Source information: Small-subunit ribosomal RNA, 3' major domain from an uncultured bacterium, 477 nucleotides, folded computationally.
Context: one part of a larger RNA
RNA sequence: UGACGGGGGCCCGCACAAGCGGAGGAACAUGUGGUUUAAUUCGAAGCAACGCGAAGAACCUUACCAGGGCUUGACAUGGGGGCGGCCGGUGUAGAGAUACACCUUCCUCUUCGGAGGCGCCCCACACAGGUGGUGCAUGGUUGUCGUCAGCUCGUGUCGUGAGAUGUUGGGUUAAGUCCCGCAACGAGCGCAACCCUUGUCAUUAGUUGCCAUCAUUAAGUUGGGCACUCUAAUGAGACUGCCGGUGACAAACCGGAGGAAGGUGGGGAUGACGUCAAGUCAUCAUGCCCCUUAUGACCUGGGCUACACACGUGCUACAAUGGACGGUACAACGAGAAGCGAACCUGCGAAGGCAAGCGGAUCUCUUAAAGCCGUUCUCAGUUCGGACUGUAGGCUGCAACUCGCCUACACGAAGCUGGAAUCGCUAGUAAUCGCGGAUCGGCACGCCGCGGUGAAUACGUUCCCGGGCCUUGCACA
Numbered sequence: 001u002g003a004c005g006g007g008g009g010c011c012c013g014c015a016c017a018a019g020c021g022g023a024g025g026a027a028c029a030u031g032u033g034g035u036u037u038a039a040u041u042c043g044a045a046g047c048a049a050c051g052c053g054a055a056g057a058a059c060c061u062u063a064c065c066a067g068g069g070c071u072u073g074a075c076a077u078g079g080g081g082g083c084g085g086c087c088g089g090u091g092u093a094g095a096g097a098u099a100c101a102c103c104u105u106c107c108u109c110u111u112c113g114g115a116g117g118c119g120c121c122c123c124a125c126a127c128a129g130g131u132g133g134u135g136c137a138u139g140g141u142u143g144u145c146g147u148c149a150g151c152u153c154g155u156g157u158c159g160u161g162a163g164a165u166g167u168u169g170g171g172u173u174a175a176g177u178c179c180c181g182c183a184a185c186g187a188g189c190g191c192a193a194c195c196c197u198u199g200u201c202a203u204u205a206g207u208u209g210c211c212a213u214c215a216u217u218a219a220g221u222u223g224g225g226c227a228c229u230c231u232a233a234u235g236a237g238a239c240u241g242c243c244g245g246u247g248a249c250a251a252a253c254c255g256g257a258g259g260a261a262g263g264u265g266g267g268g269a270u271g272a273c274g275u276c277a278a279g280u281c282a283u284c285a286u287g288c289c290c291c292u293u294a295u296g297a298c299c300u301g302g303g304c305u306a307c308a309c310a311c312g313u314g315c316u317a318c319a320a321u322g323g324a325c326g327g328u329a330c331a332a333c334g335a336g337a338a339g340c341g342a343a344c345c346u347g348c349g350a351a352g353g354c355a356a357g358c359g360g361a362u363c364u365c366u367u368a369a370a371g372c373c374g375u376u377c378u379c380a381g382u383u384c385g386g387a388c389u390g391u392a393g394g395c396u397g398c399a400a401c402u403c404g405c406c407u408a409c410a411c412g413a414a415g416c417u418g419g420a421a422u423c424g425c426u427a428g429u430a431a432u433c434g435c436g437g438a439u440c441g442g443c444a445c446g447c448c449g450c451g452g453u454g455a456a457u458a459c460g461u462u463c464c465c466g467g468g469c470c471u472u473g474c475a476c477a
Base pairs, nucleotide, nucleotide: 001477002476004473005472007471008470009469010468011467012466013465015461016460019425020424021423022422026316028314029313030312031311032310033309034307035306042053043052064302065301066300067299068298070296073127077126078125079123080122081121082120083119084118088103089102090101091100092099093098106117107116108115109114129291130290132289133288134287138285139284140280141279142278143276145274150189151188152187153186154185155184156165157164158163169180170179171178195268196267197266198265200236201235202234203233204232205231206230209226210225211224214223215222239262242256243255244254245253246252318418322377323376324375325374326373327372328371334365335364336363339358340357344353345352346351384415389410390409391408392407393406394405395404431453432452433451434450435449436448437447
């Protein structure tokens, strides 16, 4: 000087407390461990691994296993020789890879001899190739403490020196934020601001958007209009600016006015010096080591989907604030051409047929659902719950047996609110309800977004956890 203390002081955080809802019990989905297996490819491991890499394993993917076949190779450059095409199509054998046969049949220059380019085949060798090892050799990139308020430097001064000072102290702040003081005076990286979005207004613009007035219609449908809504560009607006009080005449804090908004308005992006030899050699790149008729490469089939069990994360429930049936209302974000697919017709339905419009403020996905209004059920393992199973179908795809999703009918399991221990959340939040998108031929209870309805509680900082500053002790460095 740091680190540490079941030392002290001050302070903060859904850290506790006050509340609301979960998970832990059940079924299922999914990931992991374990076990099994020819293989169940590999990685991730307290917080910070476990719906994680994977924004989507039937084949492919695919790295794993079994079998069949290849060896200058599936891919690149270079030398020599041969051919004139390559590509593509057809047939035969085969599980296919592959092998054989047939059809098809290049370009430029030209002195018509040929030369060059391109492509294929063969030969020999340099080499290719490796999702093989090492993340404790590395780059890049990421998580985490933590959006915590810290981390440092120059000069000066003090100290023999390691170092100290500044950065400590008194106030204050979300903040090393600002003020005052001070052997310090300044500065840098962080904080804040600048950026995006949302909340108010103005101007400009008015189609594909909108409809107050006028006419018109089944309908903003049409004429008309651009006021309003909205869209999207530019600007205004909030700064403790104003008033009162407290304070040290300061910084600031408390209350008030005006205002759409008030003291960082809400949300996001943004992550200092560093820590964990943290993660990643399987995104990629890369040193070294290793394989080279195989640890490379091709194909078929299987596996990654196994199942006495254990754990994590979710979903559906256990019902009456509910289930079922009928009627009826209101969104936002988005996506669309090998695409979204209206209307109409067929089907109980999944869906199918035909087919308009739309590269889209125009058309489509697209009926939002909870809600509201009626009817019914009457507390039961039930008209709750839907697992599992049977039959019949639909869709995608070369192909749904291993191993997809959906529909109808039948079947109708566990489950009556969950032990110890545990998680999230402070406002348009929690809870609850549906909708869209990426990936994607098909496959979503996951993920990323969107809007609808919309709470309770916070006395407070004694305690648990994590963190910041000062100080003290020290058997640690």